[in-house]
Predicted 3D model of a 72-nucleotide RNA (transfer RNA) from Candidatus Hodgkinia cicadicola. The organism belongs to Candidatus Hodgkinia, within Bacteria. Rfam family: tRNA. Rfam's curators write: Transfer RNA (tRNA) molecules are approximately 80 nucleotides in length. The family's RNA type in Rfam is transfer RNA.
RNA sequence: AGCGCCAUAGUUUACUUGGUAAAACGGAAGCCUCAUGAUCUUCAGAACAGGGUUCAAUACCCUGUGGCGCUU
Repeated sequence: AGCGCCAUAGUUUACUUGGUAAAACGGAAGCCUCAUGAUCUUCAGAACAGGGUUCAAUACCCUGUGGCGCUU
């Protein structure tokens, strides 16, 4: 320098041939306990960035950023 793949809660993963994002662990509160922990209940929390297409984009297109790999 060229090419390919990946990017979703704090972490690890789902979902979606375009229809409004789910779970586990983790966090907070409650219940229980002398107290902590465990169990149980509830809650908060996310689509890498910008643009395009579309009634509607996490999913399609373009550019960029970051990571990994291959080639030279």